[in-house]
Context: one part of a larger RNA
RNA sequence: CUGGGCGUAAAGCGUCCGUAGGUGGUCUACUAAGUCGGGGGUGAAAUCCCAGGGCCCAACCCUGGAACUGCCUUCGAUACUGGUCGGCUAGAGCGUAAUAGAGGAAAGCGGAAUAUCCGGUGUAGAGGUGAAAUUCGUAGAUAUCGGAUAGAACACCAAUGGCGAAGGCAGCUUUCUGGAUUAUUGCUGACACUGAGGGACGAAAGCGUGGGGAGCAAACAGAAUUAGAUACUCUGGUAGUCCACGCCCUAAACGAUGCGCGUUUGUUGUUGACUUCCUUCGGGGAGCCAGUGACGAAGCUAACGCGUUAAACGCGCCGCCUGGGGAGUACGAUCGCAAGAUUAAAACUU
Numbered sequence: 001c002u003g004g005g006c007g008u009a010a011a012g013c014g015u016c017c018g019u020a021g022g023u024g025g026u027c028u029a030c031u032a033a034g035u036c037g038g039g040g041g042u043g044a045a046a047u048c049c050c051a052g053g054g055c056c057c058a059a060c061c062c063u064g065g066a067a068c069u070g071c072c073u074u075c076g077a078u079a080c081u082g083g084u085c086g087g088c089u090a091g092a093g094c095g096u097a098a099u100a101g102a103g104g105a106a107a108g109c110g111g112a113a114u115a116u117c118c119g120g121u122g123u124a125g126a127g128g129u130g131a132a133a134u135u136c137g138u139a140g141a142u143a144u145c146g147g148a149u150a151g152a153a154c155a156c157c158a159a160u161g162g163c164g165a166a167g168g169c170a171g172c173u174u175u176c177u178g179g180a181u182u183a184u185u186g187c188u189g190a191c192a193c194u195g196a197g198g199g200a201c202g203a204a205a206g207c208g209u210g211g212g213g214a215g216c217a218a219a220c221a222g223a224a225u226u227a228g229a230u231a232c233u234c235u236g237g238u239a240g241u242c243c244a245c246g247c248c249c250u251a252a253a254c255g256a257u258g259c260g261c262g263u264u265u266g267u268u269g270u271u272g273a274c275u276u277c278c279u280u281c282g283g284g285g286a287g288c289c290a291g292u293g294a295c296g297a298a299g300c301u302a303a304c305g306c307g308u309u310a311a312a313c314g315c316g317c318c319g320c321c322u323g324g325g326g327a328g329u330a331c332g333a334u335c336g337c338a339a340g341a342u343u344a345a346a347a348c349u350u
Stems, first nucleotide, its partner, number of pairs: 004321003007304002012318001014201004021194003025088003029084003033081002035077008049065006091191001092188003095184005103177007110154001114150008125136002162169002206247006215241002220236004258317006266295007274287005299306002323350003332343004
């Protein structure tokens, strides 16, 4: 190479966009590159194979044949693939009319809670725990009432619900803006799928500069517990958490399941359109499309389980795997302010 695989055994890139490449609907005609058939040339000798022969045999040697699965050329075939011209509408896209949504960005606003400060009432405790203590409080705390200020997060609605490519997204209003679905079948006419490199986005933590800082809280300090307690519990508490801009680029980034298309019995929830029937006008039934769940035919699977949202049956393209440890390490390279990230061995060992 051929081959076998990737939910949990090793293995799906975190996600999308997209270049090259690979692959590609339907009809006619032409072409004849691939493909198929016939002929010709060539494919040195030796070797290998077959038949016969020579050394006593064998190894070895000699003669003939076959083979040399290839290449070139020529004449044909035209189903399939490719190419060219032209058409089609079932893929794809656009238009028109609607619909739902925590999709994204910016600005503004709101109430509850918390903390602090000011003032009133009021007096000896409060807080915390398994029990305590550290801590706060007669310089008037805790509690309670009124007022002011600040930052962060948005109870109920709320769902097994919705949206987004993923990460993720939730108070309300306004502005800007992306995508999806349904109906119609008006328009374009294969414009498609995947995607090595490449580009963009990418939780948390972390980094840089400048703000902000209520609560929470690594580090740190103290009180406990304990044989010890660099912990679990408690009292404090700084980075950080928040905002702007710029980096970092990793996660059990998980459905541990790449993307696209087609095919294959069903039952039952739920979300959003559409059609239709009934209606007490609240709504309910049936059908159908798109999503999202549960259970399960066939089938698949080592089993668990999956099962029209496939891990079934097929096609196209990409990524990845090849015993454990050494090691996602060393070295080199690229990127980064750094932390580090990406790429990625071997000796040795078992």